[in-house]
RNA sequence: UCCCGAUAAGGCCAAACCACCCGUGAGCAUGGGACGGAAAGCGGCGGGUCUUGCGACAAGAUGGUCGAGCUACCGAA
Numbered sequence: 001u002c003c004c005g006a007u008a009a010g011g012c013c014a015a016a017c018c019a020c021c022c023g024u025g026a027g028c029a030u031g032g033g034a035c036g037g038a039a040a041g042c043g044g045c046g047g048g049u050c051u052u053g054c055g056a057c058a059a060g061a062u063g064g065u066c067g068a069g070c071u072a073c074c075g076a077a
Base pairs, nucleotide, nucleotide: 004075005074012037013036017032018031019030022027035064041070042069045067046066047065048062049061050060051059052058053057
């Protein structure tokens, strides 16, 4: 340094659900809340799934669905 990931240290994120904003919708912002997460950090690049119009296809949603890419804290075995 890489791989790896601990009942380590210090921290981080926040599913369902609830309230509320926005959207035809999938969904999303904020607050509460923790099921989980070692990239649950970043970007829709490829696939998947979903929505709307439509059915050739187009426009969108999802990064906590998978793959690939970029970046990163700590350091037991």
This is a predicted structure of a 77-nucleotide RNA (c-di-GMP-I riboswitch aptamer) from a Syntrophobacteraceae bacterium.
Rfam family: c-di-GMP-I riboswitch aptamer. About the family: GEMM was predicted in a large-scale screen for bacterial structured RNA regulatory elements.
The organism belongs to Syntrophobacteraceae, within Bacteria.
Its mean pLDDT, the model's own confidence on a scale to 100, is 84.